Small-subunit ribosomal RNA, central domain from an uncultured bacterium, 350 nucleotides, folded computationally. Model confidence (mean pLDDT): 89 of 100.
[in-house]
Context: one part of a larger RNA
RNA sequence: CUGGGCGUAAAGGGCGCGUAGGCGGGAUAGCAAGUCUGUUGUGAAAUUGCGGGGCUCAACCCCGUAUUGGCAAUGGAAACUGCUAUUCUUGAGUGCAGGAGAGGAAAGCGGAAUUCCCAGUGUAGCGGUGAAAUGCGUAGAUAUUGGGAGGAACACCAGUGGCGAAGGCGGCUUUCUGGCCUGUGUCUGACGCUGAGGCGCGAAAGCCAGGGGAGCGAACGGGAUUAGAUACCCCGGUAGUCCUGGCCGUAAACGAUGGGUACUAGGUGUAGGAGGUAUCGACCCCUUCUGUGCCGGAGUUAACGCAAUAAGUACCCCGCCUGGGGAGUACGGCCGCAAGGCUGAAACUC
Numbered sequence: 001c002u003g004g005g006c007g008u009a010a011a012g013g014g015c016g017c018g019u020a021g022g023c024g025g026g027a028u029a030g031c032a033a034g035u036c037u038g039u040u041g042u043g044a045a046a047u048u049g050c051g052g053g054g055c056u057c058a059a060c061c062c063c064g065u066a067u068u069g070g071c072a073a074u075g076g077a078a079a080c081u082g083c084u085a086u087u088c089u090u091g092a093g094u095g096c097a098g099g100a101g102a103g104g105a106a107a108g109c110g111g112a113a114u115u116c117c118c119a120g121u122g123u124a125g126c127g128g129u130g131a132a133a134u135g136c137g138u139a140g141a142u143a144u145u146g147g148g149a150g151g152a153a154c155a156c157c158a159g160u161g162g163c164g165a166a167g168g169c170g171g172c173u174u175u176c177u178g179g180c181c182u183g184u185g186u187c188u189g190a191c192g193c194u195g196a197g198g199c200g201c202g203a204a205a206g207c208c209a210g211g212g213g214a215g216c217g218a219a220c221g222g223g224a225u226u227a228g229a230u231a232c233c234c235c236g237g238u239a240g241u242c243c244u245g246g247c248c249g250u251a252a253a254c255g256a257u258g259g260g261u262a263c264u265a266g267g268u269g270u271a272g273g274a275g276g277u278a279u280c281g282a283c284c285c286c287u288u289c290u291g292u293g294c295c296g297g298a299g300u301u302a303a304c305g306c307a308a309u310a311a312g313u314a315c316c317c318c319g320c321c322u323g324g325g326g327a328g329u330a331c332g333g334c335c336g337c338a339a340g341g342c343u344g345a346a347a348c349u350c
Stems, first nucleotide, its partner, number of pairs: 003322004007304002012318001014201004021194003025088007033081002035077008048066007091191001092188002095184005103177007110154001115149007125136002162169002206247006215241002220236004258317006266295011299306002323350003332343004
């Protein structure tokens, strides 16, 4: 439980596409389902409220009246909602002309660095730490020069810069491909918003099969530290990290802030466009749209803060919360190879 809420107190679904449903721009005409109104019927009586009356009062009883969520029939109204028809262009989409971008997928290519291998020079150490030791090294290491192999990641550019719905995306080139912004105003003519279910996407870790494996590195071994040291530090090192295909479906999946539309002082930076002014031209300057930051007024907030990227003012739709623990547990169901995920209590207790 027709209440109040969801940045940080409990509470925004991880994100999208979209079904049903809910909600929905301007004009005209009609209908009359919702809506409003008149009348009638019904809404039994008892009961209840009010007025009056009867038992000596009261309880009780009687009379009158009111009330009764409503329902139905019928007459009327037509503003609003709805429905039907016609119509409009500003919402939405589309065409045309431009634009920026680590948006996605695939293929190819490049340089620096680490490691390893071969060869040359060279000799007694190197490495590591707070200090050391384990470790590596006279079977020639470290250092240095030349050559080769292989994997992974792309310094500078790099920017509260850009792109993407989110997760996320960063060397270069090519191919395929999604979205966005600006200008114009061609065309369609409300085609829109949201979205229970549903479907898809979804970091890392993890799982299955096959490859790959340089560096790093759970587990593990060793050396230290320490009272101990199943750690922090050091030497090694397997899974993994990488690729292909298939699962998993979670997260501080965060802006801890769902989506849409409209409105509400300013200032300043930055990214992408357009217009104007100026100019030989480019800058500069002004206006405007979109994104991304900072500051700040009204307003709001428990405060912190938010403040045109709102947490302000409103409307529409969805999700969610309702004291702490028990517990995101148990049981059941669904999903998964498993790990586990989703849904999700109660007793008891404070």